RNA sequence: GAUUUAUCAAGAAAGGUCGAGGGAACAGGCCCUGUGACACCUUGGCAACCUACUUAAGUUAGGUGCCAACUCCUGCCCGUAUUAUUCGGGGAAGAUGAAAG
Repeated sequence: GAUUUAUCAAGAAAGGUCGAGGGAACAGGCCCUGUGACACCUUGGCAACCUACUUAAGUUAGGUGCCAACUCCUGCCCGUAUUAUUCGGGGAAGAUGAAAG
């Protein structure tokens, strides 16, 4: 990387290093960023997917995960109609866990 399955409106940041892009990819928006983003490290926190403990609750321990914006929004289909906008539902793509290979 490909398969199956569950979840994705909530929640949770300080310090240090670096130095220019970043928000998965493409496109269009919108936003973050020299008041130092992104990334990495340390510490802290959130959460409760799996395991252990446990009767249940718990969140104690372990394995992950996560800590701007709904998965930042849209893209395809339906409600829906001449067009546009908005809203809702579904899908696609993606992220994470678990399983199997």
Predicted 3D model of a 101-nucleotide RNA (SAM riboswitch aptamer (S box leader)) from a Melioribacteraceae bacterium. Of the family's consensus pairs, 91% are formed in the model. NCBI's taxonomy places the organism under Bacteria, Pseudomonadati, Ignavibacteriota, Ignavibacteria, Melioribacteraceae.